[in-house]
Background: This is a predicted structure of a 100-nucleotide RNA (TPP riboswitch aptamer (THI element)) from Lentilactobacillus senioris. The model forms 100% of the base pairs in the Rfam consensus. It matches the Rfam family "TPP riboswitch aptamer (THI element)". Gene Ontology term of the family: thiamine pyrophosphate binding. Rfam describes the family as follows. Vitamin B(1) in its active form thiamin pyrophosphate (TPP) is an essential coenzyme that is synthesised by coupling of pyrimidine and thiazole moieties in bacteria. The previously detected thiamin-regulatory element, thi box was extended, resulting in a new, highly conserved RNA secondary structure, the THI element, which is widely distributed in eubacteria and also occurs in some archaea. Its mean pLDDT, the model's own confidence on a scale to 100, is 76. The sequence was found by an Rfam model in a public genome assembly. Taxonomically the source falls in Lentilactobacillus (Bacteria, Bacillati, Bacillota, Bacilli).
């Protein structure tokens, strides 16, 4: 000097879904997350998850497998979109100098 890694500091982006009937303060199923409130087509707040080695959206009420359903799995897909900066560390390295 320096990052692809760690820290911190601010900003910032994102979902909240299947299902059963006995309709309840209920059973179940995935998941990091399926929450609370409230002026309930939706608004805030939380808590999670991500911030380009991208969370998530779209096409999609897609296609083939499997599931009670979601969901997984594989295609679509080298698809279209999608929110980042700064500082401190410092590893291989590299460049300089100095001294044997």
């Nucleotide at each position: 000097c320096g990052a692809u890694g760690a820290c911190a500091u601010u900003a910032g982006g994102g979902g909240a879904g299947c299902c059963c009937c006995u309709u309840g303060c209920g059973a179940g199923c995935u998941g990091a997350g399926a929450c609370g409130a409230c002026a309930c087509g939706g608004u805030c707040g939380g808590a999670c998850c991500c911030u380009u080695g991208a969370a998530c959206u779209u096409g999609a009420u897609c296609u083939g497998g499997u599931u009670a359903a979601c969901a997984c799995c594989a295609g679509c897909g080298g698809a279209a979109g999608g929110a980042a900066a700064u500082g401190u560390u410092c590893a291989u390295g590299u460049a300089u100098u100095u001294u044997c």